[in-house]
RNA sequence: ACAUCAUCCAGAGCGGUUGAGGGACCGGGCCCUGUGACGCCGCGGCAACCAGAACGAACUCCGACUCGCCCAAAUGGGCCGGGGGUCGUGCCAGGUGCCAAUGCCCGAGCGAUGAGGA
Numbered sequence: 001a002c003a004u005c006a007u008c009c010a011g012a013g014c015g016g017u018u019g020a021g022g023g024a025c026c027g028g029g030c031c032c033u034g035u036g037a038c039g040c041c042g043c044g045g046c047a048a049c050c051a052g053a054a055c056g057a058a059c060u061c062c063g064a065c066u067c068g069c070c071c072a073a074a075u076g077g078g079c080c081g082g083g084g085g086u087c088g089u090g091c092c093a094g095g096u097g098c099c100a101a102u103g104c105c106c107g108a109g110c111g112a113u114g115a116g117g118a
Stems, first nucleotide, its partner, number of pairs: 002117001004115005013043005021032003026107004044099003049095002052091001054089004059084005068079004103110001
């Protein structure tokens, strides 16, 4: 860099540094910003996509001395124990992400983040 899926009106800022632009791009608007923005660094925080452990549910597979146990009698049903992925709930905070305004708003395109894939 590519395709897929999910999410994008909730939430969370201080300090240092820098010094003029920033809110991804285009058009229109609106806003932030020398009372120091954007970026970078430190610390703090938010959230819960993935990982982790727990409980529950349905599904599915297995029970190895051809005997797990019980009921039935044609090949079924129930229970017990174990495995698997899936779903749900809360927990945690390891891997990411994020911390003005709905991805700032509208239009058209698109973009960002996460997860697994080739």